Overview:
Predicted 3D model of a 252-nucleotide part of an RNA (large-subunit ribosomal RNA, domain VI) from Lacibacter sp.
Context: one part of a larger RNA
RNA sequence: CGCUAGUAAAUUGAGAGGACAUGACCUUAGUACGAGAGGACCGGGUCGUACGUACCUCUGGUGUAUCGGUUGUGCCGCCAGGUGCAGUGCCGAGUAGCUAUGUACGGACAGGAUAAACGCUGAAAGCAUCUAAGCGUGAAACCUUCCUCAAGAUGAGUUUACUUUUAAGGGUCGUCGAAGACUACGACGUUGAUAGGCUACAGAUGUAAAGCUGGUAACAGCAAAGUCGAGUAGUACUAAUUACCCGUAAGC
Numbered sequence: 001c002g003c004u005a006g007u008a009a010a011u012u013g014a015g016a017g018g019a020c021a022u023g024a025c026c027u028u029a030g031u032a033c034g035a036g037a038g039g040a041c042c043g044g045g046u047c048g049u050a051c052g053u054a055c056c057u058c059u060g061g062u063g064u065a066u067c068g069g070u071u072g073u074g075c076c077g078c079c080a081g082g083u084g085c086a087g088u089g090c091c092g093a094g095u096a097g098c099u100a101u102g103u104a105c106g107g108a109c110a111g112g113a114u115a116a117a118c119g120c121u122g123a124a125a126g127c128a129u130c131u132a133a134g135c136g137u138g139a140a141a142c143c144u145u146c147c148u149c150a151a152g153a154u155g156a157g158u159u160u161a162c163u164u165u166u167a168a169g170g171g172u173c174g175u176c177g178a179a180g181a182c183u184a185c186g187a188c189g190u191u192g193a194u195a196g197g198c199u200a201c202a203g204a205u206g207u208a209a210a211g212c213u214g215g216u217a218a219c220a221g222c223a224a225a226g227u228c229g230a231g232u233a234g235u236a237c238u239a240a241u242u243a244c245c246c247g248u249a250a251g252c
Stems, first nucleotide, its partner, number of pairs: 001152001005163007015149004021049007033038001051106005059100004066093005071086006110144003117137004169246004173189005194239003197235005203228003211222004
């Protein structure tokens, strides 16, 4: 821009894409078959491998804005306590998020029409013949079934609701997000829990300083203390103010 008034939603599915894998074991059954050796079809069940999708409860990884330990040196006047730099100085742990080696699930079932093949009826050709007329069975292939997209499907579909004009609706702007390069998408904007703060909880680290006790001392203990990023919930304390713009046609 189109879809012939403008909007907000919900849909149908022409069409397109994805997927389609496979093994072992138990049983049927040491049965059918076979002199024996051997050894099934059909059917039922269990467990895997690879692949795929989703997720982070568990097991782990990462986690340079968390906590702790520690070396050298500079600084905060000194002690104590901190802080800068040294690859995050080095080291031990680790929430959220993101992740696989972790967890869950998937290929199914079924239908249609068939291939090779196997048949029924059956003439030409008094017989025979699956074929010539006619009718069946039959495969991971084909068409459906499963998953995703999908009306620019210009063949532009359908349904519901709103607005009949300073309209309905949308945008700018702001607070943000399991959304994100930007944009877009989604949530919220005081009729408010959108983000921050605060409080509580979860979780991480692991007993700060001072004090006391023990020890000649280094140091250890006494007390889960102190500190804390992303998590959960509550709470208007802070910020989402005020406002502006587009839209205004067809038809009657």

NCBI's taxonomy places the organism under Bacteria, Pseudomonadati, Bacteroidota, Chitinophagales, Lacibacter.